Overview: This is a predicted structure of a 130-nucleotide RNA (FMN riboswitch aptamer (RFN element)) from Xylanimonas allomyrinae. Its Rfam family is "FMN riboswitch aptamer (RFN element)". Its family is annotated with FMN binding in the Gene Ontology. The RNAcentral record of the sequence draws on Rfam.
RNA sequence: GCAUGCUCCGGGGUCGGUGAAAAUCCGAGCCGGCGGUGACAGCCCGCGAACCACGCGAGAGCACUCUCACGUGGCCGACCUGGUGGAAUUCCAGGGCCGACGGUGAAAGUCCGGAUGGGAGGACGCAUGU
Numbered sequence: 001g002c003a004u005g006c007u008c009c010g011g012g013g014u015c016g017g018u019g020a021a022a023a024u025c026c027g028a029g030c031c032g033g034c035g036g037u038g039a040c041a042g043c044c045c046g047c048g049a050a051c052c053a054c055g056c057g058a059g060a061g062c063a064c065u066c067u068c069a070c071g072u073g074g075c076c077g078a079c080c081u082g083g084u085g086g087a088a089u090u091c092c093a094g095g096g097c098c099g100a101c102g103g104u105g106a107a108a109g110u111c112c113g114g115a116u117g118g119g120a121g122g123a124c125g126c127a128u129g130u
Stems, first nucleotide, its partner, number of pairs: 001130006007123003014028004029110002031099002033047004042097002051074005057068004079095005101113003
């Protein structure tokens, strides 16, 4: 170095106004998972999560059916201009844009919930083998 097993780590963010009621509307703020990339990325490429379908298994119900785990597939948001430079949609300056599902006295990136979950991955962590 490689292979196998294991351990640990692995997502952030609010105030005001109106109102019977809003952390959801309006105004002004705030936040940014993982790997890659000639140079540091929410908006370049890819991945994860969530969501949807099908399959399979388990559970609940008299039953239609519902819930959960796993597998496969699908879906999957958003950036420009100028500057520096050998190199930057990544840095600097300016102006923009985006954000699952369910819930809620009223519409949610920011509140509550599934989730004490899962997770891309990370470790100058451990063990064994080579």